[in-house]
RNA sequence: AGUCGAGCGCGAACACCCCUUCGGGGGUAAGUAAAGCGGCGCACGGGUGAGUAACACGUGAGUCACCUACCUUCGGGUGUAGAAUAACUUCGGGAAACUGAAGCUAAUGCUGCAUAAGCCCACGACCACUUAUGUGGAUGGGGGAAAAGGGGGCUUCGGCUCCUGCCUGAAGAUGGGCUCGCGGUCCAUUAGCUAGUUGGCGGGGUAAUGGCCCACCAAGGCAAAGAUGGAUAGCUGGUCUGAGAGGAUGAUCAGCCACACUGGGACUGAGACACGGCCCAGACUCCUACGGGAGGCAGCAGUGGGGAAUCUUGCGCAAUGGACGAAAGUCUGACGCAGUAACGCCGCGUGGGUGAUGAAGGCCCUUGGGUCGUAAAGCCCUGUCAGGGGGGAAGAACGGCCUGGGAGAAUAAUACCUCCCAGGAUUGACGGUACCCCCAAAGGAAGCACCGGCUAACUCCGUGCCAGCAGCCGCGGUAAUACGGAGGGUGCGAGCGUUGUUCGGAAUUAUUGGGCGUAAAGCGAGUGUAGGCGGUUUGUCAGGUCGGGUGUGAAAGCCCGGGGCUCAACCCCGGAAUUGCGCUCGAAACCGACAUGACUAGAGUACGGGAGAGGGUUGCGGAAUUGUCGGUGUAGAGGUGAAAUUCGUAGAUAUCGGCAAGAACACCAGCGGCGAAGGCGGCAACCUGGAUCGAUACUGACGCUCAGACUCGAAAGCGUGGGGAGCAAACAGGAUUAGAUACCCUGGUAGUCCACGCCGUAAACGAUGUUCACUAGGUGGUGGAAGGCAUCCGCUAUUCGCUGCCGCAGCUAACGCAUUAAGUGAACCGCCUGGGGAGUACGGUCGCAAGAUUAAAACUCAAAGGAAUUGACGGGGGCCCGCACAAGCGGUGGAGCAUGUGGUUUAAUUCGAAGCAACGCGAAGAACCUUACCUGGGUUUGACAUCCCGCGAACCUUCUAGAGAUAGAGGGGUGCCCCUCGGGGAGCGCGGUGACAGGUGCUGCAUGGCUGUCGUCAGCUCGUGUCGUGAGAUGUUCGGUUAAGUCCGGCAACGAGCGCAACCCCUAUCCUCAGUUGCCAGCAUUAAGUUGGGGACUCUGGGGAGACUGCCGGUGUUAAACCGGAGGAAGGUGGGGAUGACGUCAAGUCCUCAUGGCCCUUAUGCCCAGGGCUACACACGUGCUACAAUGGUCGGUACAAAGGGUCGCAAUACCGCGAGGUGGAGCCAAUCCCAAAAAGCCGGCCUCAGUUCGGAUAGGAGUCUGCAACUCGACUCCUUGAAGUUGGAAUCGCUAGUAAUCGCGGAUCAGCAUGCCGCGGUGAAUACGUUCCCGGGCCUUGUACACACCGCCCGUCACACCAUGGGAGUUGUCUGGACCAGAAGUCGCUGGUAGCCAGCCUGCUGCAGGAGGC
Repeated sequence: AGUCGAGCGCGAACACCCCUUCGGGGGUAAGUAAAGCGGCGCACGGGUGAGUAACACGUGAGUCACCUACCUUCGGGUGUAGAAUAACUUCGGGAAACUGAAGCUAAUGCUGCAUAAGCCCACGACCACUUAUGUGGAUGGGGGAAAAGGGGGCUUCGGCUCCUGCCUGAAGAUGGGCUCGCGGUCCAUUAGCUAGUUGGCGGGGUAAUGGCCCACCAAGGCAAAGAUGGAUAGCUGGUCUGAGAGGAUGAUCAGCCACACUGGGACUGAGACACGGCCCAGACUCCUACGGGAGGCAGCAGUGGGGAAUCUUGCGCAAUGGACGAAAGUCUGACGCAGUAACGCCGCGUGGGUGAUGAAGGCCCUUGGGUCGUAAAGCCCUGUCAGGGGGGAAGAACGGCCUGGGAGAAUAAUACCUCCCAGGAUUGACGGUACCCCCAAAGGAAGCACCGGCUAACUCCGUGCCAGCAGCCGCGGUAAUACGGAGGGUGCGAGCGUUGUUCGGAAUUAUUGGGCGUAAAGCGAGUGUAGGCGGUUUGUCAGGUCGGGUGUGAAAGCCCGGGGCUCAACCCCGGAAUUGCGCUCGAAACCGACAUGACUAGAGUACGGGAGAGGGUUGCGGAAUUGUCGGUGUAGAGGUGAAAUUCGUAGAUAUCGGCAAGAACACCAGCGGCGAAGGCGGCAACCUGGAUCGAUACUGACGCUCAGACUCGAAAGCGUGGGGAGCAAACAGGAUUAGAUACCCUGGUAGUCCACGCCGUAAACGAUGUUCACUAGGUGGUGGAAGGCAUCCGCUAUUCGCUGCCGCAGCUAACGCAUUAAGUGAACCGCCUGGGGAGUACGGUCGCAAGAUUAAAACUCAAAGGAAUUGACGGGGGCCCGCACAAGCGGUGGAGCAUGUGGUUUAAUUCGAAGCAACGCGAAGAACCUUACCUGGGUUUGACAUCCCGCGAACCUUCUAGAGAUAGAGGGGUGCCCCUCGGGGAGCGCGGUGACAGGUGCUGCAUGGCUGUCGUCAGCUCGUGUCGUGAGAUGUUCGGUUAAGUCCGGCAACGAGCGCAACCCCUAUCCUCAGUUGCCAGCAUUAAGUUGGGGACUCUGGGGAGACUGCCGGUGUUAAACCGGAGGAAGGUGGGGAUGACGUCAAGUCCUCAUGGCCCUUAUGCCCAGGGCUACACACGUGCUACAAUGGUCGGUACAAAGGGUCGCAAUACCGCGAGGUGGAGCCAAUCCCAAAAAGCCGGCCUCAGUUCGGAUAGGAGUCUGCAACUCGACUCCUUGAAGUUGGAAUCGCUAGUAAUCGCGGAUCAGCAUGCCGCGGUGAAUACGUUCCCGGGCCUUGUACACACCGCCCGUCACACCAUGGGAGUUGUCUGGACCAGAAGUCGCUGGUAGCCAGCCUGCUGCAGGAGGC
């Protein structure tokens, strides 16, 4: 995908020229275009990967079973004869596509005959080779099949010659066909498949072998080393990754295969069952006159559709290659180029140098500064790319033509022809491209991601579990290096990130190179087939193995060395490599094979013993339970934590005797025995398996393990038939309980028992497969053997088998294992690969069923898990403390009131405190103030601090308005320092500007400080050493003892620190010093310690003493210590206080103070008046006073301590009933005052009652403080006289000068106390004891807890969301079996002879017929 006129016959037209009768004709165009016959090509090149798990591919062989057009070489030929047919012409059909009839014609188209070296066929016979059906060679006669011409030259026209074509044979080259070994996917939840199936004989068919096809015969063939079926997939060189082994992949380039709209089929041809050929069927698109036709981009561009996504309807045959041709040449979306896309790789640029006032600006800031940063600007340079101008390649050598030369054949010939050489002109799509030169110009050219860790790189602002980020861990809930922005930084850079995919890391499928006691993982156990592995020794072979050689392992790629584009990417050349396969030569150690070889150490057999709940069958025995019969006997029995159901006067339980039945076998009995495991227990007999010991003999590797397979296999369960005493699921009843489908009780059926048959599972466990060998010991049990000693019982040193404990090396994550291995090795099998889903679904197999076995996925999570550690916890254990319980005493809870809180209310009832450890708490004292709250009125550099400016000393004081703050108007007064007399300064006041002040505004979960609490509990730690892989342990545990981790002893620990104790204060005794304001024995004195005097006593306050288990006895370990005693004021810490370890509670406090951040700034600051914090259906906490006679009341009378007092305490005196008032001595206090202590004691009255108890409430009248008692003080007097008669559940304090009870003082404070802090008076009861409640300490144990039991965690339900099912049905796709109809086509058979025909036959032979072919 055409081409050839040098195979053939035909053969135009336009335009131009000429002629013309104007109809036309002629010439040229041109033997051109076009078509046809014929030849070659169209089976190449180009595209795609649907199918294919296959000799499709890769690799290596075979073909003695084959073909190969064109090409090359060699040999032989190319004679003669004939009949047609397209084109063309004429006439038709049809819309078209196309087609019919008649007639003419050519060939390298088709046919007959001749010839046959050689070729082919059958037959005969010979030689060589070969494992072989055979192959090769030579040979005899017989049969069979050929051809075509074309072009050039010469020619005496006869022919000769060259080139080319054609026929035939042989060979080569190239390309193929077919066959075989080996290699490379998944699923066994695919285990059986196969009738042309497997083979044979004979045919057919093919280029050729073959069931490829057919007839007959036989019954084979394949398969666990995976047949058959299903799923997926083109294969390879290579590519990516990886240290490698591997894993993943099969774009570009190259080799092979398959396909060409889907399916089937053949034709032609050397080659096809043919991408741009044919026929049929189908789907789809198009044309149509409705009759019928046409088509196939998985060629190059391009369009639509789909999609996250993938280019120009370009130029050229100039080069390379291909088809045809003799050639010129034609064709060639192969190819060469250009275009599009940062899609990839490579190279280059966006400038270089200098430049510190470290500019401006940004950002940060501790306000000093730091950083962007030599960065910029400025100055001096350079010129790649882009821009403008100019020059300008290589890729081109052929071929043909022209010229010249040489050679060959032929010839008369130096023409012609063919070949070779040299020269010349000619041929470029890219493209005026690469490259070079010049001009101008720092001019036009930097982004992206990231900055919590992994992982290089940090700050500020905004946001406030929101918005968002995120690869994993995880960030974000008001100080975010994690979100968003900014500044800065880090990494890469014309790129940078994201997403997806593959390998790596991952020893996380482990061949190299993992495991299985407890993390996932040893089949419940045995017998044993295939398979794997296997003792000593000799010889042979050479399959494995090892070595040498050789062939192959395409090219490209990777690697190495060179070379070419300025470099590189890229390209070229050479080498190496290609770990593989084939052939061949050798080696013989090892594996293997053979020698029915040899051996005895493995294994086994024979003989003789002893042990045993080993198994099976049959029989026997006693105890007990229950039932039944009889006797005795009477009211209960039984059962439980307590009961009841139940049994019993119809006689139970209890007891005695007889009988019956079934099941199980006390003691012996033991980490004793036996068995493969499950398991086996009275006694006897019979049958029977195994192990073991001893000593000899024999066999001669007979062995080990074991996928499938087979057998056994507790309990429960199932089937059939028995049996059934006791026990006992289910079930019933009674209890328990909130409930109790349970635990407890009373009953009770399957079942448990026997025979036969199923089931086939268990924490079937040593959670540890079987076998063999090796590797310290110690001590038991059990079964044998044998030595020594011994009078007996027995003792002792060995050895073999089984079975325990402890322990070294070693192993292990640790725990632990440790000759009975979890150690060290060998062999074989089974099993594991994150948790859940799930040992589940579906499918298969088994089962009567129950169910067993084999065994997923979707989806979901960021863990699940093991061992050990430290804590915490336990309705775990041991030991021990504490007013913890118990024993006591007194309270609270009931009443009234006080006070605090909640709640409610309110304009406000300011805020905080919240179990113990908030609630008479902050508050040691809210009428104003306080005060932070509310209402209203004011104020804005402010009530307060610093700086600046102006004026004035400061200060004192009067009046007016107003609720006041405040505002206005006056009066007095002039100081100190310096001074150049102008003034300046300090201090204070007033006015002003801005920086700033101010905030009891928020955050105690940003903080400091302080405090509460566990708890005055005895604990909490460190250094060094040691142990452990480590967390950690040890010390600190243990035995005693103590109030105590106090002390002692022991100990791989030795020491030390913070705590305990002591040191400090008060108190109890004594001594000493001192002696006023205190004291008073003796002396004097007074009303009086009043005064003189005294220091003795009390007391005061300085200094000392004393108490230390020091002494004695006992116990104890010769200890620590405890018990008892003596002495002593006090005795074992004398009593009390101060003192609070490491830490816990994100405990409390931003409203004491301090403080980060945030917020307000004519207000959330400041000032003022009034109100509120004091409210009141209610609830709780803490208290006071009571309910009375141990009392109340009246009278008399006694004794404290500790404090306070000058803005104060205040006596005597007087007034008042009183609170108090008047007045003021004294006192700055051991001096004076408050100040009376009260309970107590003595005496009187009251007599058990809502009272002579109790005092709330209320009325009236007062006092005091204070500017002021209305909201809202305390007190006094008179009157009033409420609840309440000892308090439910529950709950608090206290162990001695304590509880209880009684009064006194102080702080705060003008006044206000039942609260708080202190003081003394009177002054008990009880503690057996540690079981229980609460809290705590130490040791130990379990743990799935570690914000630690107020933990963790399971299931249902409700709602939302995600994934996946079911569902009346409906729809699409794929598909099994059976059957009906059956296109094209090929092959065969049969019929016909209308048509055509050379060879053959016959005849009357220019023809006709037959046979045969088509």
The RNA shown here (small-subunit ribosomal RNA) has 1414 nucleotides and comes from an uncultured delta proteobacterium.
Rfam family: Bacterial small subunit ribosomal RNA.
The RNAcentral record of the sequence draws on ENA and SILVA.